Predicted 3D model of a 69-nucleotide RNA (c-di-GMP-I riboswitch aptamer) from a soil metagenome.
RNA sequence: AAACGGCAAACCCGUCGCGAGGCGGGGGCGCAAAACCAGGGGCCUCAAAGAGGUCGCCCAGUUGCCGAA
Numbered sequence: 001a002a003a004c005g006g007c008a009a010a011c012c013c014g015u016c017g018c019g020a021g022g023c024g025g026g027g028g029c030g031c032a033a034a035a036c037c038a039g040g041g042g043c044c045u046c047a048a049a050g051a052g053g054u055c056g057c058c059c060a061g062u063u064g065c066c067g068a069a
Base pairs, nucleotide, nucleotide: 006031007030011026012025013024014023015022016021029056035062036061039059040058041057042054043053044052045051046050
């Protein structure tokens, strides 16, 4: 490289949440860590000075499939 497969953005439906957003189903833009992790930075939310969300924004940490030349 190729193959077997994997995940699943927007959007729609259901559901939970004040919200960001989570979960389930459909969907498929993309992804070789788009697996896990909220420790650092960024961004976002709120009943706002504290409590949350996001790792499919970046970094750190942990684990990991196939494999030609």
RNAcentral holds the sequence, with entries from MGnify.